[in-house]
RNA sequence: AACGUGCUCCGGGGUCGGUGUAAUUCCGAACCGGCGGUUAUAGUCCGCGACCCGCGCGCAGCAGGCUGGAAACAGCAGGCCGCGCACGGUUGAUCUGGUGAAAUUCCAGUACCGACAGUUAAAGUCUGGAUGGGAGAAGCACGAA
Numbered sequence: 001a002a003c004g005u006g007c008u009c010c011g012g013g014g015u016c017g018g019u020g021u022a023a024u025u026c027c028g029a030a031c032c033g034g035c036g037g038u039u040a041u042a043g044u045c046c047g048c049g050a051c052c053c054g055c056g057c058g059c060a061g062c063a064g065g066c067u068g069g070a071a072a073c074a075g076c077a078g079g080c081c082g083c084g085c086a087c088g089g090u091u092g093a094u095c096u097g098g099u100g101a102a103a104u105u106c107c108a109g110u111a112c113c114g115a116c117a118g119u120u121a122a123a124g125u126c127u128g129g130a131u132g133g134g135a136g137a138a139g140c141a142c143g144a145a
Stems, first nucleotide, its partner, number of pairs: 003143006010136001015029004030125002032114002034048004043112002052089003056085004061080002065076004095109004116128003
């Protein structure tokens, strides 16, 4: 003390009112913003994660088919379904001005975006998959050019 191995821990936020038989879903006004990067701080720039779709491989289970055999059993090719790994696809949205060496990241202003399923009325904010997963952050131990 770069790096390596192992372990531990952390790792998503946000509503009130009105109308109505019924809406936290409509209307009005609010509120929220994962992770890494970036000569300067990001929901909107670049990339990643999760969700969704596809392909391949591995493992477990289920019912049948064919072949051999007296039988026990052995072998073969598929089907359904669950889990895991890896790869690929898809995946929303901003501009203007100012300061400055440098900022679509700061300041001022103006906009915009937000998966899937459920719901007596249409959801970024309710419920659910999720006491899940995860990009990653931190710490400890051992080794260590």

Predicted 3D model of a 145-nucleotide RNA (FMN riboswitch aptamer (RFN element)) from Arthrobacter livingstonensis. Taxonomically the source falls in Arthrobacter (Bacteria, Bacillati, Actinomycetota, Micrococcales). Its Rfam family is "FMN riboswitch aptamer (RFN element)". Rfam describes the family as follows. The RFN element is a highly conserved domain that is found frequently in the 5'-untranslated regions of prokaryotic mRNAs that encode for flavin mononucleotide (FMN) biosynthesis and transport proteins.